A computed fold for a 75-nucleotide RNA from an Acidobacteriota bacterium, annotated as transfer RNA. Its Rfam family is "tRNA". Rfam's curators write: Transfer RNA (tRNA) molecules are approximately 80 nucleotides in length. Rfam classes the family as a transfer RNA. The sequence is in RNAcentral, with records from ENA. Its mean pLDDT, the model's own confidence on a scale to 100, is 81. Lineage of the source: Bacteria > Pseudomonadati > Acidobacteriota.

[in-house]
RNA sequence: GGGGGGUUAGCUCAGCGGUAGAGCGCCUGUUUUACACGCAGGUGGUCAGAGGUUCGAUCCCUCUACCCCCCACCA
Numbered sequence: 001g002g003g004g005g006g007u008u009a010g011c012u013c014a015g016c017g018g019u020a021g022a023g024c025g026c027c028u029g030u031u032u033u034a035c036a037c038g039c040a041g042g043u044g045g046u047c048a049g050a051g052g053u054u055c056g057a058u059c060c061c062u063c064u065a066c067c068c069c070c071c072a073c074c075a
Base pairs, nucleotide, nucleotide: 001071002070003069004068005067006066007065010024011023012022013021018055025043026042027041028040029039030038048064049063050062051061052060
């Protein structure tokens, strides 16, 4: 330098045009002598950034940043 994949809740990941969910976590209650487990309720996000397309973008297009993989080149 070229190609491919990824970036979404505190963490691990879904969702891929109609305004975002799960599990774990955290908080409260319940239970217990107490803790844990269980049960009930609650808590969660400028969907990496900017621009474009669209009635509407997490999703499609372009650029940028960062992470991973492959190829090439130089030393």